[in-house]
Context: one part of a larger RNA
RNA sequence: GAAUGAACGCUGGCGGCAUGCUUAACACAUGCAAGUCGAACGAGUAUCCUGGCUUGCCAGGCUCUACUAGUGGCAUACGGGUGAGUAACGCGUGGGAAUCUACCUAGAAGUACGGAAUAACAGUUAGAAAUGACUGCUAAUACCGUAUAAUAUCUUCGGAUUAAAGAUUUAUCGCUUCUAGAUGAGCCCGCGUUAGAUUAGUUUGUUGGUGGGGUAAUGGCCUACCAAGACUACGAUCUAUAGCUGGUUUGAGAGGAUGAUCAGCCACACUGGGACUGAGACACGGCCCAGACUCCUACGGGAGGCAGCAGUGGGGAAUAUUGGACAAUGGGCGCAAGCCUGAUCCAGCAAUGCCGCGUGAGUGAAGAAGGCCUUAGGGUUGUAAAACUCUUUCAGUAGGGAAGAUAAUGACGGUACCUACAGAAGAAGCCCCGGCUAACUCCGUGCCAGCAGCCGCGGUAAUACGGAGGGGGCUAGCGUUAUUC
Numbered sequence: 001g002a003a004u005g006a007a008c009g010c011u012g013g014c015g016g017c018a019u020g021c022u023u024a025a026c027a028c029a030u031g032c033a034a035g036u037c038g039a040a041c042g043a044g045u046a047u048c049c050u051g052g053c054u055u056g057c058c059a060g061g062c063u064c065u066a067c068u069a070g071u072g073g074c075a076u077a078c079g080g081g082u083g084a085g086u087a088a089c090g091c092g093u094g095g096g097a098a099u100c101u102a103c104c105u106a107g108a109a110g111u112a113c114g115g116a117a118u119a120a121c122a123g124u125u126a127g128a129a130a131u132g133a134c135u136g137c138u139a140a141u142a143c144c145g146u147a148u149a150a151u152a153u154c155u156u157c158g159g160a161u162u163a164a165a166g167a168u169u170u171a172u173c174g175c176u177u178c179u180a181g182a183u184g185a186g187c188c189c190g191c192g193u194u195a196g197a198u199u200a201g202u203u204u205g206u207u208g209g210u211g212g213g214g215u216a217a218u219g220g221c222c223u224a225c226c227a228a229g230a231c232u233a234c235g236a237u238c239u240a241u242a243g244c245u246g247g248u249u250u251g252a253g254a255g256g257a258u259g260a261u262c263a264g265c266c267a268c269a270c271u272g273g274g275a276c277u278g279a280g281a282c283a284c285g286g287c288c289c290a291g292a293c294u295c296c297u298a299c300g301g302g303a304g305g306c307a308g309c310a311g312u313g314g315g316g317a318a319u320a321u322u323g324g325a326c327a328a329u330g331g332g333c334g335c336a337a338g339c340c341u342g343a344u345c346c347a348g349c350a351a352u353g354c355c356g357c358g359u360g361a362g363u364g365a366a367g368a369a370g371g372c373c374u375u376a377g378g379g380u381u382g383u384a385a386a387a388c389u390c391u392u393u394c395a396g397u398a399g400g401g402a403a404g405a406u407a408a409u410g411a412c413g414g415u416a417c418c419u420a421c422a423g424a425a426g427a428a429g430c431c432c433c434g435g436c437u438a439a440c441u442c443c444g445u446g447c448c449a450g451c452a453g454c455c456g457c458g459g460u461a462a463u464a465c466g467g468a469g470g471g472g473g474c475u476a477g478c479g480u481u482a483u484u485c
Base pairs, nucleotide, nucleotide: 001485002484003483004482006481007480008479009478010477013357014356015355016354017353018352019350020349021315026313027312028311030310031309032308035074036073037072040071041070043068044067045066046065048061049060050059051058052057053056081268082267083266090193091192092191093190094189095188096187099185100184104181105180106179107178108177109176110175111174112146113145114144115143121136122135123134124133125132126131152161153160154159166173167172168171194240195239196238201231202230203229206228207227208226209225210224211223212222213221243265244264245263246262247258248257249256250255270291271290272289273288274287293304294303295302296301321347323346324345325344329343330341331340332339333338360390361389362388363387370381371380372379373378394426396421397420398419399418400417404412429474430473431472432471433470434455435454436453440469441468442467443466444465450457451456
């Protein structure tokens, strides 16, 4: 000098764009953050229609409409958060073969005949609750059987085996099998990727083979047997530290430091373990077990997981609102209308940063008054002020008022922007002045009080302390501290 997710002190007018728990992966009250489909299904309630009469309730009906819980489908593996762990094929880069892929696209073939249940519901019943138990009834795109069977799978090459579901507004949406694509994912390898030798030996499923098992798939991934290997001074093992990268920052560069925001990958979801479902998870707002903690309890037993968005306590030098909207972009479900979406888009708070603008302009010497200095003549503050003449950016008041979205729909927002009005009106501080280093005098103090980045100032004439006047620097900021080059 440059930089920062900064903090602290003094000060503070406006706008735009960004950014905002770096510490306790500490604990969390409350609300919201993942639903949707009646064009898969049977019910119930309301509405509606019909009938009856006791005139506002009783029975029946299902055409339309809405709602409710349930069965069923898809989604919940995305999106959002955090960086604890990890020195690793985790990441980066370049290759590879032994794989899977819901929804989507293209193509080929099919969509036939039957069956048994079960929730809801009704009744009985246990429990404080959470939640159940028994009996009975019922539907489906839920479940099961049969048929058909290849360009699929297996094969001893003869053959064997394997599927489906219907719905409606009637030409569409689905369903099953196969092939190819697209997308996404799993796996393997070369190279690169912090420090320590005051860590020198490490390893027994360990290294390799055969048979078997397992996986979507290769493989000690697992297992039985056999062999005795494998790694290591080009640093194994152990210990410490750490998410990696594109980038960011500094520097002429080489290099150093760093990994907030944004983007890619990875890992985690109270701690540890486990699988289920599924195309995909060993699953943040799913399940089971154990543990710690918190809460409810009728003491028998239950409930919970903000490293989602706000917010609270705590820690800390330190970091924001329990806001608005689905209008746009995107996502889920749905034929659609639409519903959901703390993703997202916006608004609020903060000089936290960057950028822009303003706090007025011109004329004005009696060089006014006052202050300060003085050799008492004067000098300086200083065209500075006053005074006169102008202007009105920004802020203010009043009126109008967008694009972003169109078939319709605008949270932002009566915002941006435009017009009019009034008046210099509402708007300047901070640090420094011995040298480095731009800027000097007086008074006070007297090795005291104090200053200080380094050298060093202060013991009676201090340009170095404190105040004043003057001056220098930067400016809505200026200094200090911390950290990096």

This is a predicted structure of a 485-nucleotide part of an RNA (small-subunit ribosomal RNA, 5' domain) from a metagenome. RNAcentral holds the full RNA, with entries from SILVA.